Source information: This is a predicted structure of a 73-nucleotide RNA (transfer RNA) from a marine sediment metagenome. Its mean pLDDT, the model's own confidence on a scale to 100, is 81. It matches the Rfam family "tRNA". Rfam links the family to the GO term triplet codon-amino acid adaptor activity. Rfam classes the family as a transfer RNA.
[in-house]
RNA sequence: UCCCCUGUAGCUCAGUUGGGAGAGCGGGUGACUGUUAAUCACUAGGUCGUAAGUUCGAGUCUUACCGGGGGAG
Repeated sequence: UCCCCUGUAGCUCAGUUGGGAGAGCGGGUGACUGUUAAUCACUAGGUCGUAAGUUCGAGUCUUACCGGGGGAG
């Protein structure tokens, strides 16, 4: 320098065909009980890496850049 993969909640990740932003764990509150743990119920938490473009509509498509991983020279 070039090529590929990847970036979504505190963490690990799903979101497959462009239209509702989600799960598990973790956090908070409550129930249960001698107490804790476990279990159960409820709940908070998001610049979907950044900027622009396409579109009625973008996590999803296009371009550039940034971070991480891998490969070629």